[in-house]
């Protein structure tokens, strides 16, 4: 100089008019006017998860469904984050990864192949042994039966370790050597997990568990249109189900509590206003402790709260001409959308010193 | 704001314990009838909404995205 890989940060700027809004403070005409001052994200989205919060009956017991799933750790809490272990990708820096049990148990594995799981003889290879027939004087030879081989063809997505030597009628872990592989010690490590260490075992049964199941751990439902208050109008009417071996409250079931009517549908009035409402697991620099997620102290700062629902328009400059995209009760996070820019660390290749 | 279902042929569905996906009506062609209808035969129907992963194998199981739809005030 070229490719690239992680992390982090902005995502137009500046002047100036005229709006919109929340707060405070000052003025009346009491709903206006004026002056300071605050005003959309990194994903404010998708609503996929996990909490605060509120209400529902003590939020009680059991089972049933429901998620998570390598191991330590982090958190308010997860399925997130962090670091490690194993598997795979890539030369590398790194990236992936639903990653507990298939020797507890069931089930399924189409076609297509003999044979799909207690393995299995369709081609092939072989008749040592044992039967029957022929031939031979006999050793024996041939044909059949009755078998034996999982080496080697050939189906599939998968066909029961692999190479070499022995062996054999021909083969086979049949039997060594060596490479896998499995168990049991023992060593390192909190633990997953490793092992160039010791010793056993021919090797002992593929594959699914985003199949059903077994472990182990976690789980009440509902949502701010939850709920609390004030005002306003109306016909507390009708209809339907089951009432004490009911029925309604906790929503899949049963048990246990409270009640004694009560769900449910049609009809009837209001669509006004105050809370919940934004100081919170909060940001920002220091500091110690940690590899790190993060913890602890102390300092310092207020940062939208609207309800037809603001947060814009326009004008002039400047450049690289501006991406996706708009709060609604509140956080952690996932995941997806995203012009373009900037910083740091790291890796490979080429050339020079 | 929140909560809940759907997307399979030109429409209206079905299949979802994983094995090459039907049924009506509608289209075309043929047959009947002087024609049409109706009826009788054939025959075409398709990227199962996109993508990924799971598995030998996905409409079906599992995640992500898109697009469509219904519900949810407050009194007595």
């Nucleotide at each position: 100089g070229g490719a690239g890989u992680c992390g982090g940060c902005c995502g137009g700027g500046c002047a100036g008019u005229c709006g919109c809004u929340g707060u405070u403070c000052c003025g009346c005409u009491u709903g206006c006017g004026g002056a300071a001052u605050g005003g959309a994200g990194g994903a404010a989205a998708g609503u996929c998860c996990g909490g605060g919060c509120u209400u529902c009956g003590a939020a009680g017991g059991g089972c049933a469904a429901g998620g998570u799933g390598c191991c330590a750790g982090g958190u308010a809490a997860c399925g997130c984050c962090u670091g490690g272990a194993c598997g795979g990708u890539g030369u590398g820096a790194a990236c992936c990864g639903a990653u507990g049990g298939a020797a507890a148990g069931u089930g399924c594995c189409a076609c297509a192949g003999a044979a799909a799981a207690c393995a299995a003889a369709c081609c092939g290879c072989c008749u040592a042994a044992g039967c029957a027939c022929g031939g031979g004087a006999g050793a024996c030879c041939g044909u059949g039966c009755c078998g034996g081989u999982a080496a080697g063809g050939g189906u599939g997505a998968a066909a029961a370790g692999g190479u070499g030597c022995g062996g054999u009628a021909a083969g086979a872990g049949c039997g060594c050597a060596c490479c896998g592989c499995g168990c049991g010690g023992g060593u390192g490590g909190c633990a997953a997990c490793a092992u160039u260490c010791c010793g056993c075992g021919g090797c002992a049964c593929g594959g699914u568990a985003a199949a059903c199941c077994c472990c182990a751990c976690c789980c009440g439902a509902a949502g701010c249109a939850a709920g609390a208050c004030c005002a306003a109008a109306u016909a507390g009417g009708g209809g339907u189900g089951c009432a004490u071996u009911g029925g309604u409250g906790c929503g899949g079931c049963c048990c246990g509590c409270a009640c004694c009517g009560u769900a449910c549908c049609c009809g009837g009035g209001u669509a006004g206003g105050u809370u919940g409402c934004u100081c919170g697991a909060g940001g920002c620099g220091c500091a110690c402790g940690g590899c790190g997620a993060c913890g602890u102290g102390g300092g310092u700062c207020c940062c939208a709260g609207a309800u037809g629902a603001a947060u814009g328009a326009c004008u002039g400059u400047c450049c690289a001409u501006g991406a996706c995209a708009g709060a609604a009760c509140c956080c952690g996070g996932c995941u997806u959308a995203c012009a373009g820019g900037c910083c740091g660390a790291c890796u490979c290749c080429c050339u020079c010193c | 704001g929140g909560g809940c279902c759907g997307u399979u042929a030109g429409c209206u569905c079905a299949g979802c314990u994983g094995g090459u996906a039907g049924a009506g009506c509608a289209c075309u062609c043929g047959g009947c009838u002087u024609u049409u209808a109706a009826c009788c035969g054939a025959a075409u129907u398709g990227u199962c909404g996109u993508g990924a992963g799971u598995u030998c194998g996905a409409a079906u199981c599992u995640c992500a995205c898109a697009c469509g739809g219904c519900c949810c005030a407050c009194c007595a």
Overview:
Two RNAs folded together computationally: RNase P RNA and transfer RNA, 429 nucleotides in total. Model confidence (mean pLDDT): 81 of 100. It holds a member of the Rfam family "Bacterial RNase P class A". From the family's description: Ribonuclease P (RNase P) is a ubiquitous endoribonuclease, found in archaea, bacteria and eukarya as well as chloroplasts and mitochondria. Rfam classes the family as a ribozyme.